[in-house]
């Protein structure tokens, strides 16, 4: 140099045939419960915004009424091939 695969909250991981972005878990925070702590329970936990409401899938574009999902071009990490 080629080819192919993967990139989604603080971590892991869904998200079906393009149709509600962060379900579930883990951690975290506050509480309840303990003499105290541990286990357990409740309820919150992605940005902006008093609020309506807008963003937010590595990063820019494109196609679509509508994109994580499709195409394109970067860039980051793997793997093969030469």
């Nucleotide at each position: 140099g080629c080819u192919c695969c993967u990139g989604u909250g603080g971590c892991g991981g869904a998200a079906u045939u393009g149709g509600u972005a962060u379900a579930c878990g883990c951690g975290c925070g506050u509480g309840c419960c303990u003499u105290a702590g541990a286990a357990g329970c409740a309820c919150g936990u992605c940005c902006c915004g008093c609020a309506a409401g807008g963003g937010u899938u590595a990063g820019a574009g494109g196609u679509u009424c509508g994109a994580g999902u499709c195409c394109u071009c970067u860039c980051a990490g793997g793997a093969g091939c030469a």

The RNA shown here (transfer RNA) has 82 nucleotides and comes from a Candidatus Staskawiczbacteria bacterium. NCBI's taxonomy places the organism under Bacteria, Bacteria candidate phyla, Candidatus Staskawicziibacteriota.